Predicted 3D model of RNase P RNA and transfer RNA as a complex of 419 nucleotides.

RNA sequence: AGGCAGUCGCUUGAUUUAUCAAGAGGAAAGUCCGGGCAGCGUAGGGCACGGUAGUCGCUAACGGCGACCGUCCGUGAGGAUAGGGAAAGUACCACAGAAACUUAAACCGCUGUGACUUGGAGCUGCUGAUUUGGUGGUUCUGGUUGCAGUAAGGGUGAAAAGAGUGAGGUAAGAGCUCACAGCAACCCAUGGUGACAUGGGUUGGGGGCAAACCCUACUGGCUGCAAGGAGUGCUAAGAACCUCGGCCCGAGGAUGCACGUUCACCGCUGGAGCCUAGAAGUAAUUUUGGGACUAGAUAGAUGGCUGCCAACUCCUUCUAGCGAAGGAGUUACAAAACCCGGCUUAU
RNA sequence: GAGCUGUAGCUCAAUUGGUUAGAGCGCCGGCCUGUCACGCCGGAGGUCGCGGGUUCAAGUCCCGUCAGCUCC
Numbered sequence: 001a002g003g004c005a006g007u008c009g010c011u012u013g014a015u016u017u018a019u020c021a022a023g024a025g026g027a028a029a030g031u032c033c034g035g036g037c038a039g040c041g042u043a044g045g046g047c048a049c050g051g052u053a054g055u056c057g058c059u060a061a062c063g064g065c066g067a068c069c070g071u072c073c074g075u076g077a078g079g080a081u082a083g084g085g086a087a088a089g090u091a092c093c094a095c096a097g098a099a100a101c102u103u104a105a106a107c108c109g110c111u112g113u114g115a116c117u118u119g120g121a122g123c124u125g126c127u128g129a130u131u132u133g134g135u136g137g138u139u140c141u142g143g144u145u146g147c148a149g150u151a152a153g154g155g156u157g158a159a160a161a162g163a164g165u166g167a168g169g170u171a172a173g174a175g176c177u178c179a180c181a182g183c184a185a186c187c188c189a190u191g192g193u194g195a196c197a198u199g200g201g202u203u204g205g206g207g208g209c210a211a212a213c214c215c216u217a218c219u220g221g222c223u224g225c226a227a228g229g230a231g232u233g234c235u236a237a238g239a240a241c242c243u244c245g246g247c248c249c250g251a252g253g254a255u256g257c258a259c260g261u262u263c264a265c266c267g268c269u270g271g272a273g274c275c276u277a278g279a280a281g282u283a284a285u286u287u288u289g290g291g292a293c294u295a296g297a298u299a300g301a302u303g304g305c306u307g308c309c310a311a312c313u314c315c316u317u318c319u320a321g322c323g324a325a326g327g328a329g330u331u332a333c334a335a336a337a338c339c340c341g342g343c344u345u346a347u
Numbered sequence: 348g349a350g351c352u353g354u355a356g357c358u359c360a361a362u363u364g365g366u367u368a369g370a371g372c373g374c375c376g377g378c379c380u381g382u383c384a385c386g387c388c389g390g391a392g393g394u395c396g397c398g399g400g401u402u403c404a405a406g407u408c409c410c411g412u413c414a415g416c417u418c419c
Base pairs, nucleotide, nucleotide: 002309003308004307005306006305007304008303010023011022012021013020014019015018025333029344030343032342033341034340035339036338037224038223039222040221044249045248046247047246049220050219051218052217053216054068055067056066057065058064069083070081071080072079073078084215085214089213090212092208093207101162107154108153109150110149111148112147113146114145115144116143117142119141120140121139122138123137124136125135126134127133164180165179166178167177168176183204184203185202186201187200188199189198190197191196228266229265231259232258233257234256241253242252243251274291275290276289277288278287279286280285310331311330312329313328314327315326316325317324318323348418349417350416351415352414353413356372357371358370359369365403374390375389376388377387378386396412397411398410399409400408
């Protein structure tokens, strides 16, 4: 995010009744949060049901904003972050895989051991013999299978029990043990308001998921300007009923009846507001001085037309080209409805 | 001011998150028939409105956003 002028209109206000003055937004939008204001009784307590989730600050308040901490991503400038608790309990972890979470599980592999074997090799006895062979013993090494051990390795999977490297250890292995490094919880010291960081010490090794139930802390009463507001009289105060849209407690008394009021008026726009200068603060923000007062409709005003100018697009003509002239078209998103602070979206 | 919905061209499914999102109608091809329809067989067709997140895994859970519908 069009400008100026003229002209014809609309809404409101003022008066001199015919004029004068004022008249949309950064988002007025979505209605996603928060407050003011109003009513429900004066808005209380508990449960239930929600909401929020690092720390400190800002603020009327917030799920907003600022600064910082931690984690993740990036070579980096920087970016993202629903970021309490899994050592309270429950649920779930498909398919694949032997086993998917009760210090579980043995498929392959590794190790020990038993059985079987018409496997192979070496040595050797007997026998036959031209060569070849037949039949035993023993050693080594395989094959099949039973039992046991092993979670180092392979394989499946998003994840395999959940601490890496090296050494020791063992039949083979394993935090089984030790050293170093790392992690978690707790304690101490130092720095910081704090989240937290750094250092030291002790203890420890049983995954993920809470945007699953749940636990913890803080917080929310309900309804929205179509809220709501104007009267008089009578009766009752025991009970009933009512005090609104979950229950209980507590507290309270016209809530009942009769008449009247309903296209009107108030709420309604001067405000946690706006502009400007300074100060405090890293910032969000706060504060001081000065200045201006500038929509309030209720089927819903804030607009239409004409001319000139500006920007952009297209076409034609001229020019070697830059470009120039003329003509046409367009000039965003969208529009108050009680008010304000944010967020988001549109442009 | 409140509520609901969004999945194939249309109308709807998809259970408490799980393997490649299905059904009917419609569409395409073939068979059947002299031809068409009916019937039979086969096939194609999906940004699960959009963006981001949680999770091993999202149509499903969470947040934001857009569009449509309904009610007061």
The coordinates come from a structure-prediction model, not an experiment, and the mean pLDDT is 76. It holds a member of the Rfam family "Bacterial RNase P class A". Rfam links the family to the GO terms ribonuclease P activity, dimeric ribonuclease P complex and tRNA processing. Rfam classes the family as a ribozyme.